[in-house]
Molecule: transfer RNA
Organism: Ceutorhynchus assimilis
RNA sequence: GUCUUGGUAACUCAGUUGGUAGAGCGUUGCACUGGAAAUGCGAGGGUCCUGGGUUCAAAUCCUAGUCGAGGCA
Numbered sequence: 001g002u003c004u005u006g007g008u009a010a011c012u013c014a015g016u017u018g019g020u021a022g023a024g025c026g027u028u029g030c031a032c033u034g035g036a037a038a039u040g041c042g043a044g045g046g047u048c049c050u051g052g053g054u055u056c057a058a059a060u061c062c063u064a065g066u067c068g069a070g071g072c073a
Stems, first nucleotide, its partner, number of pairs: 001072007011024003019056001027043005049065005
C1' cells in the first nucleotide's frame, strides 16, 4: 500500500428481514438470615466509534474517515 473483519451499558458479547436497543457479569435497593454468603424480586446504567447520504423510519443499507485484529505485498 491493498484485502478481510471488528468498534453496541463499567466489562464480555447478542441484536435474524430497516420498525420501542438487549443478555450475562459488575453496581445498587428490598426479601431471606442471629449476622453473612448463596438465592429470589426490582432499580439504575447507552451520542450503537465519527461525519455525510438513502428512507416515512437506520445499530442495521451506501459513502468518507478513525482505532483494533488478521491475510497478502